This is a predicted structure of a 75-nucleotide RNA (transfer RNA) from a Candidatus Woesearchaeota archaeon.
It matches the Rfam family "tRNA". By type it is a transfer RNA.
The RNAcentral record of the sequence draws on ENA.
Model confidence (mean pLDDT): 81 of 100.
RNA sequence: GGGCCAGUAGUUAAACCUGGUUAUAAUGCGCCGCUGGCAGCGGUGAGGCUCCGGGUUCAAAUCCCGGCUGGUCCA
Numbered sequence: 001g002g003g004c005c006a007g008u009a010g011u012u013a014a015a016c017c018u019g020g021u022u023a024u025a026a027u028g029c030g031c032c033g034c035u036g037g038c039a040g041c042g043g044u045g046a047g048g049c050u051c052c053g054g055g056u057u058c059a060a061a062u063c064c065c066g067g068c069u070g071g072u073c074c075a
Stems, first nucleotide, its partner, number of pairs: 001074007010027004020058001029045006051067005
């Protein structure tokens, strides 16, 4: 220098290919209940506008372009 893959909640992932309800789940966190208390279990709630910028579109996490970061391979 070039190819490919990845970046979404505190963490780990899904959703992306094939654009469309208020972006889903687990775990963690707050509150409540069961218990004498803890653990554990159950219920409930908060937490994101999806790496950054631009474009296309009625509508973008999703498609297109550029950039950044990380991984991997080639040189």